[in-house]
Parts: sequence; structure tokens; C1' cells
RNA sequence: GGGCCGUUAACUCAGUAGGUAGAGUAUCUGCCUUUUAAGCAGAGAGUCGCGUGUUCGAGUCACGCACGGCCCA
Repeated sequence: GGGCCGUUAACUCAGUAGGUAGAGUAUCUGCCUUUUAAGCAGAGAGUCGCGUGUUCGAGUCACGCACGGCCCA
């Protein structure tokens, strides 16, 4: 330098015919328990790496950039 893949909640990830975002873990609250843990119920938490474009509408398409991984030179 070239090619491919990835970047979504604190963490690990899901979300393919474009229709205003989910799970598990963790955290917090309540119940239960002598207490802790476990269990049960609930809550908060992300404008989807950044920017531009296409579209009525983009996590999802296009282009550029950044970071990480693998391969080639």
C1' cells in the first nucleotide's frame, strides 16, 4: 500500500427484504429471608464509531474518515 470482517446500554451480543432499538449479565428499588446469597417483581441506562449523501423515513443503502482484527504484498 491492497483486500475482507467488525465498531449498537457499564460489559457480552441480537437486530438482512429501510418504518422512529432489544436480550443476558451488571447497577438501583421493592418483596422474600435472622443476615448474605439465591429466587420473584420492577426501574434507570444507548439518538446505533464520526461525517456527508439517498429517501417521506436509515442501526439497516452509498461515499469518506477513525479505531480494532485477519490475510496479501
Notes:
This is a predicted structure of a 73-nucleotide RNA (transfer RNA) from a Desulfarculales bacterium. The organism belongs to Desulfarculales, within Bacteria. It was read from a public genome assembly. Rfam family: tRNA. Rfam links the family to the GO term triplet codon-amino acid adaptor activity. From the family's description: Transfer RNA (tRNA) molecules are approximately 80 nucleotides in length.